[in-house]
RNA sequence: AGAGUUUGAUCCUGGCUCAGAACGAACGCUGGCGGCGUGCCUAACACAUGCAAGUCGGACGAGAAAGCCCGCAAGGGUGAGUACAGUGGCGCACGGGUGAGUAAUGAAUAGGAAUGUACCUUUAGGUGGGGGACAACCAAGGGAAACUUUGGCUAAUACCGCAUAUUAUCGAAAGAUAAAAGGGGGCGUCGGGCAACCGAGCUCUCGCCAAAAGAGCAGCCUAUUUCCCAUUAGCUUGUUGGUAGGGUAAUGGCCUACCAAGGCUACGAUGGGUAGCGGGUCUGAGAGGAUGAUCAGCCACACUGGGACUGAGACACGGCCCAGACUCCUACGGGAGGCAGCAGUGGGGAAUAUUGCACAAUGGGCGAAAGCCUGAUGCAGCAACGCCGCGUGAGUGAAGAAGGCUUUCGGGUUGUAAAUCUCUUUCGGCUAGAAAGAAGGGUGAUAGGAAUUAAUACCUCCUAUUUUUGGACGGUACCCAUCAUAAGAAGCACCGGCUAAUUCCGUUGCCAGCAGCCGCGGUAAUACGGAAGGUGCAAGCGUUGUUCGGAUUGACUGGGCGUAAAGAGCACGUAGGCGGGUUUGUAAGUCGGAUGUGAAAGCCCCAGGCUUAACCUGGGAACUGCAUCCGAAACUACAGAUCUUGAAUUCUUGAUAGGUUGGUAGAAUUCCUGGUGUAGGAGUGAAAUCCGUAGAUAUCAGGAGGAACACCGGCGGCGAAGGCGGCCAACUGGCAAUGAAUUGACGCUGAGGUGCGAAAGCGUGGGGAGCAAACAGGAUUAGAUACCCUGGUAGUCCACGCCGUAAACGAUGGAUACUAGGUGUUUGGGAAAUUAACCUCCUGAGUACUAAAGCUAACGCAUUAAGUAUCCCGCCUGGGGAGUACGGUCGCAAGGGCCGGAACUCAAAGAAAUUGACGGGGGCCCGCACAAGCGGUGGAAGUAUGUGGUUUAAUUCGACGCAACGCGCAGAACCUUACCUACCCUUUAACAUCCCACGCUAGUACCAGGAGAUGGUAUGUUUUCUUCGGAAACGUGGUGGAUAAGGUGCCUGCAAUGGCUGUCGUCAGCUCGUGUCGUAAGAUGUCUGGUUAAGUCCAAAAACGAGCGCAACCCCUAUCCUUAGUUGCCAUCAUUAAGUUGGGGACUCUAGGGAGACUGCCGGUGUUAAACCGGAGGAAGGCGGGGAUGACGUCAAGUCCUCAUGGCCCUUACGGGUAGGGCUACACACGUACUACAAUGGUAGAAACAAACCGUCGCGAAGCCGUGAGGUGGAGCUAAUCGGUAAAACACUAUCUCAGUCCAGAUUGGAGUCUGCAACUCGACUCCAUGAAGUUGGAAUCGCUAGUAAUCGCUGAUCAGCAAGCAGCGGUGAAUACGUUCCCGGGCCUUGUACACACCGCCCGUCACACCACGAAAGUGGUCAUAACCAGAAGUGGCCGAGCUAACCGCAAGGAGGCAGCGUACCAAGGUUGUAGUCGCGAUUGGGGUGAAGUCGUAACAAGGUAACC
Repeated sequence: AGAGUUUGAUCCUGGCUCAGAACGAACGCUGGCGGCGUGCCUAACACAUGCAAGUCGGACGAGAAAGCCCGCAAGGGUGAGUACAGUGGCGCACGGGUGAGUAAUGAAUAGGAAUGUACCUUUAGGUGGGGGACAACCAAGGGAAACUUUGGCUAAUACCGCAUAUUAUCGAAAGAUAAAAGGGGGCGUCGGGCAACCGAGCUCUCGCCAAAAGAGCAGCCUAUUUCCCAUUAGCUUGUUGGUAGGGUAAUGGCCUACCAAGGCUACGAUGGGUAGCGGGUCUGAGAGGAUGAUCAGCCACACUGGGACUGAGACACGGCCCAGACUCCUACGGGAGGCAGCAGUGGGGAAUAUUGCACAAUGGGCGAAAGCCUGAUGCAGCAACGCCGCGUGAGUGAAGAAGGCUUUCGGGUUGUAAAUCUCUUUCGGCUAGAAAGAAGGGUGAUAGGAAUUAAUACCUCCUAUUUUUGGACGGUACCCAUCAUAAGAAGCACCGGCUAAUUCCGUUGCCAGCAGCCGCGGUAAUACGGAAGGUGCAAGCGUUGUUCGGAUUGACUGGGCGUAAAGAGCACGUAGGCGGGUUUGUAAGUCGGAUGUGAAAGCCCCAGGCUUAACCUGGGAACUGCAUCCGAAACUACAGAUCUUGAAUUCUUGAUAGGUUGGUAGAAUUCCUGGUGUAGGAGUGAAAUCCGUAGAUAUCAGGAGGAACACCGGCGGCGAAGGCGGCCAACUGGCAAUGAAUUGACGCUGAGGUGCGAAAGCGUGGGGAGCAAACAGGAUUAGAUACCCUGGUAGUCCACGCCGUAAACGAUGGAUACUAGGUGUUUGGGAAAUUAACCUCCUGAGUACUAAAGCUAACGCAUUAAGUAUCCCGCCUGGGGAGUACGGUCGCAAGGGCCGGAACUCAAAGAAAUUGACGGGGGCCCGCACAAGCGGUGGAAGUAUGUGGUUUAAUUCGACGCAACGCGCAGAACCUUACCUACCCUUUAACAUCCCACGCUAGUACCAGGAGAUGGUAUGUUUUCUUCGGAAACGUGGUGGAUAAGGUGCCUGCAAUGGCUGUCGUCAGCUCGUGUCGUAAGAUGUCUGGUUAAGUCCAAAAACGAGCGCAACCCCUAUCCUUAGUUGCCAUCAUUAAGUUGGGGACUCUAGGGAGACUGCCGGUGUUAAACCGGAGGAAGGCGGGGAUGACGUCAAGUCCUCAUGGCCCUUACGGGUAGGGCUACACACGUACUACAAUGGUAGAAACAAACCGUCGCGAAGCCGUGAGGUGGAGCUAAUCGGUAAAACACUAUCUCAGUCCAGAUUGGAGUCUGCAACUCGACUCCAUGAAGUUGGAAUCGCUAGUAAUCGCUGAUCAGCAAGCAGCGGUGAAUACGUUCCCGGGCCUUGUACACACCGCCCGUCACACCACGAAAGUGGUCAUAACCAGAAGUGGCCGAGCUAACCGCAAGGAGGCAGCGUACCAAGGUUGUAGUCGCGAUUGGGGUGAAGUCGUAACAAGGUAACC
């Protein structure tokens, strides 16, 4: 610090996800040791049991027992003035727990004045003299208990008067009022006493009282800060203030009475929700965000609610009273209780420990002290819960062991890893020793000193010596030694990308499963599961959850708003924010300095202590803050003065569909009346509905009525926007220009607010010609609730009033300033010139186009900014749900407006541009594509052949639009053959290799075995080589075995494939290098203008070149030359029946080599181009004609049955052999052919002319035989020699004369020929006889542009035989093409796109089904708040107080004072009624979302087939 994910790819926007750190965690697997920390986050749920606050005898009275000792016993002593209990003092308000409540009565920070204070410290005083009780105790009662009643005795540092008053309080003053307690030690003067001892006195000490200070602590007040919701906007009557009083420690409506009517609020009151707050903690570069366990500060609470008492302090966690809920005891009458103290239990929960030890240390309470108490605390236990440290060994060791895994079978890997050998022993274990440090002290004694004193006592303090006592942890840490042995100690997650690390296997096969995101899995999964190996971390590792980060994804630092989410429809204007020049002052902001504070701990730095670290200790820095004081005066602010440039006003001029009202004109539509006139009109793609003989349309004249204003008219004008258009008038708004004058910052923006605001719609009343939702009819259509047509009502128009929204758009808020130009246009002003109009130039205000810098993701914007800056407002934060629900508000209502969610769901949604593809988009061009022609197919016919279907035991398999169907098959009777039936062979075979044995072999013959495969018998004694030993071959058998064989099985031609092939298409395209342009995908080149068959060439041009294609090179063919003449040829010379022979090379021909054609020449056109047109010459002319040749790629095109091949499957069978059957079936349908329907013909006769090809397992001549197929025959030929071989159509002659025929030939009967082991299923051909359909073919459709179509025959491959098919060959030999509108296919350019699996695309809505969350809903349940009323415990205040009453007063009576008690005010719980909010449940209902293959249509994306959208 980034990465993955939207796309075919790109860039941007934007969300989702990941890598990091952290945790009081939990869960899974695993687990050696130690140190330091931490440990109910949930039920502030309920709690058994034990403990957590006591202490003081030096405040007080009373005062045991056991035990021990003495004693005969009684008894005494000791225990002991001890224990228990009581009075009294101090403490219990600290410490410990928890976070329910609390949004301010709290907290943090900084200040303040009207306060209190026990213990502690200091100061200066006092402590005199009396009195009366009550517990304990005793006695008698009540009660189950808790407890309690009555009577009696008694002490005090308990209680109460009196005196005194340094002072304090009150008061103007005089004056008044207010205290106290004693205990302990010592001394020895005095007194009493026999003594013990007591009292007074002196002294020390601890207390006590009243004051004044201090410190600490506590109470109160103020300012600032302190979460979310405006779908909470108004709240408040003790409320705000005053006066008087009360109350308090103290201020104050804290409380009461009276008076006034205030107080808070958009800078968020009130209400609702949530929450203890900060120091800090986590994260982060920081700013921030989240959090508030442990530690320390503050607050609140103590079963729930209320209340006071005591006290210095409480409205009190381990106190009291009352009410409530709950639990327990009970003798049913009554009682008791409060773990949010430490342990512990139940419960809840994913989840959190021992009913431990000790007061040794630190601290607290009491005490004079010893000491006692202390679940505070110190320790230990449990838990990998966290952090930190250590260990699980080190070296050596290649035969690279074995085993595992893998393999291309060679190996590789695990892996120096192990074993081996050498060494070490931390940690852990055993034993023993040492047994340190943590302790400072306390008590006692002795000695000395100080202080005090009358004193050498005593008390206190200090020093020294000494005695004694004190450790929970723990016999622990640490150290040393001994013993033993590598011995006891490694796991977890991951390995597709992000992200370090890969392979194999699987009864895995969209299953099981994985997954943080993208995504894996449908038979070869690096993604599931296992294994091997690897990577990472390590006593842990992963997962889950949560927080911050990354996220600049709420942007202060640090974002945006033309098209991605986002500028309000427009203006006016309030608050607020911001604001021109000069000058003076002030000092709020601002800046500087100082002081105080910002607790400690923590973070950071330095140093130190534990062996290190974590941890701990000390010091520093920091705590960015707040407050106070002093200073500065630039900027902002405030106050004063002044200025004119911003703004405004007046005068003059100008343009204008600016607005409102009234009037008015003409054209047109429609209607009405009349005339002329006659059969149609209207409408459409075509029609029909419709109008018209009752007279339409057309035409003429007249009239009525409403609405809108042609031309001018213009990216012209005006207006804030919506919007505004005939003409005239009235009223009225804004704008601009020139110059002069005036005011003197008066300005800009603008939350709320107010006004205006198209169309549609609503209300009332008019109006209504045309148009026209709804509606009706006619068409179209599968349907057509549409598009089209005929009609037609609201509405459109006017007046008044609502509505308040639009893609209200420049999708661009307003204002100001600055920043190159050019051009047009509207409207002002000016200059020169001019009669004037033009024209030229300058300068304002608008409005358009173009373009630089700059900006932008790009597109684009560009002085009218989307540039550069400032100010103010509005708005945005992923898509869907949804501008929906609920709520509020506006509205007469509206399928209305404004404000405006959530659950749930997805990993995208989106912007711009790119390349393709596509379009019922456009342009250009080509092609037998159409057209023009010729001939067919389809019919129907028949036959052949292939396919589908059906059938079958089997009818083997494959191929399916063009591009399957006379295709694989260049040839199924057996074979082929893969299929079926039957019979056989094999667990090594029909076939390959090795080993062993035999040589009985091979071969031949036979069988009255068998369908055959095969079985049996007989005979037979192999071949080659030889060094004569043998070896090899071959065959059989064998079993034994090994390696394996075989498979046209399947399955996979779709994901494993090679090779080959088809197709677009012989279409003209497909690309690259360098350069340039672009952020990039990409573009350019390859576009544009010409031209071509062609991306062929030329010109131009940010391109210049190049490659694969095109063309050419190759083959055949057309002309000529040359060479060569046998088997070919024959002009001349001979010769023959015959080029038969001699001869010849001239010609033909053959086959080698050459020539020739290149737009080369001429003319024209064209850009002086390329090229085209015409011509000459030429055998051939513009590619001369054919062929071969098939770019990058597309179709998951075809083929695993040609072949090859991975994987899977079978192995007495899915292998192999044999016989027979089948592939040839037959209601039917389709394709491709053949033969025809006849006279351009058939038949018969006689008679011409080819090319190419083939032949020794062959072609086969002549001759002879047969009607013929053919037979016989065997010359010649290994072929320019011989043979196949006859070419046929044509031409000639004859006949037939339009008919189912002398056409056509199917079918059938009979008889044959040939091939072949074999023609039954199932061959071809021949002869005789038979003689079907068929008379030119519906819709539709195919081929062909010249030696072509059409027509005629010939040959070959396959092949024993079988050709109407296929592949070739030649003969005869046309017609037509105006042309590119249309159909089909293709190419280039351009355009749109929501497509990219690419239109066979994408995609919308209803309905049906399942699931999910949500809204409404009669009602129903809870909870919270609030109002009124009832009620009124305990308590406090005040009133009363007849009952009771120790201290004081009083001689007494009595009084003062006090208590009980009654009622009263306030008030908790509770009750009744109502209101409001909120949260559940809810029959039914509504839309929404999601869901491989449902239904109906086809709305959108292309002109999406009616442009789309608001």
Background:
A computed fold for a 1510-nucleotide RNA from an uncultured prokaryote, annotated as small-subunit ribosomal RNA. It matches the Rfam family "Bacterial small subunit ribosomal RNA". Its family is annotated with structural constituent of ribosome and ribosome in the Gene Ontology. Its mean pLDDT, the model's own confidence on a scale to 100, is 81. The RNAcentral record of the sequence draws on ENA.